[in-house]
RNA sequence: AGAGUCGGUCAGACGGUUGCGGGCAGAAAUGCCCGAGGAAAGUCCGAGCCCCACAGGGCAGAAUAGCGGCUAACGGCCGCCGAGGGUGACCUUAGGGAAAGUGCAACAGAGAUAUACCGCCGCAUUCUUGCGGUAAGGGUGGAAAGGCGAGGUAAGAGCUCACCGGUCUUACGGGAACGGCAAGACCCUGUAAACCCUAUUCGGAGCAACGCUGACUGUAACAAUACACCUGCCCGGUGUGUUACGAAAAGCGGCUUGAGCGCAGGGAGCAAUCCCGCGUCGAGAUAGAUAACCGUCCGCGACAGAACUCGGCUUACCGACCGACUCUUUUU
Numbered sequence: 001a002g003a004g005u006c007g008g009u010c011a012g013a014c015g016g017u018u019g020c021g022g023g024c025a026g027a028a029a030u031g032c033c034c035g036a037g038g039a040a041a042g043u044c045c046g047a048g049c050c051c052c053a054c055a056g057g058g059c060a061g062a063a064u065a066g067c068g069g070c071u072a073a074c075g076g077c078c079g080c081c082g083a084g085g086g087u088g089a090c091c092u093u094a095g096g097g098a099a100a101g102u103g104c105a106a107c108a109g110a111g112a113u114a115u116a117c118c119g120c121c122g123c124a125u126u127c128u129u130g131c132g133g134u135a136a137g138g139g140u141g142g143a144a145a146g147g148c149g150a151g152g153u154a155a156g157a158g159c160u161c162a163c164c165g166g167u168c169u170u171a172c173g174g175g176a177a178c179g180g181c182a183a184g185a186c187c188c189u190g191u192a193a194a195c196c197c198u199a200u201u202c203g204g205a206g207c208a209a210c211g212c213u214g215a216c217u218g219u220a221a222c223a224a225u226a227c228a229c230c231u232g233c234c235c236g237g238u239g240u241g242u243u244a245c246g247a248a249a250a251g252c253g254g255c256u257u258g259a260g261c262g263c264a265g266g267g268a269g270c271a272a273u274c275c276c277g278c279g280u281c282g283a284g285a286u287a288g289a290u291a292a293c294c295g296u297c298c299g300c301g302a303c304a305g306a307a308c309u310c311g312g313c314u315u316a317c318c319g320a321c322c323g324a325c326u327c328u329u330u331u332u
Stems, first nucleotide, its partner, number of pairs: 001328010012297007020035006037303001041314002044312005049206001051204002061202005066080005081095001082093004096197002101195002103191003117138002119134006146164002149161003165188001166186005172179002210253004218245005226240005260280004265276004298301001
């Protein structure tokens, strides 16, 4: 210099005027402060909150599936192992069980889990074939009794043996998944994103939840020795039905200080994350505010708009910048 890999940040900036939603102060006029996002989105997963249900157990159904850690929790995140890809930085992973059972394996091929088409061997034979044995050779296929050599045999075959591969067990290393050396055993085709089996988790609804107050119409009960007010009580006076139920897309609460956010502060950890310290309050509407205009500048600005709140995942996104690392070439 070129080509890449991974992680992160920003999402036009500044100023002025006028509006809109909210808060505070004020008697008012008015003043001051705050006012969308990294995804506010999809509503996929996990929680808070809240209502309903619930003795205990089981069936059905759904989700998850290597090991360890993080977290309030998770199907999320981090690290590691195995497998696959890349020269590499690094990336991907739908990673339990095929030795419980069932099913399936198109086309080709004789035969797809047990079958004899050609070939080989034996017997019989009317000499053309029949019966039986065989998977070493041919051919088909992604896959044909794990591979290969020797023994063995009528010919053959893990039928037997050595070696190699695979699975399992024991011992060894590791916290574990797992690893590779050794020994032993072996029911050695694939498929569980086929049924199924195993283990773990799961009650249902959602803020239009839910709580309080409640007008009209209506229903029921009580009642003049009642009820309300003057008035805290008695007398007195004035007035009148009172209470409960019910109930409006009614009003108020829920509603934003919370598993909160920031730190180029310290500490533990490879990391996710956790602890301590310091700082900070950054929308809360309910038919729903967040806008309009002007000025200056640049690179001429993408996807997109809160509606109870958090933690994730996924999807959309003009571009700009920062950090760590890899490969190739060249120069010193």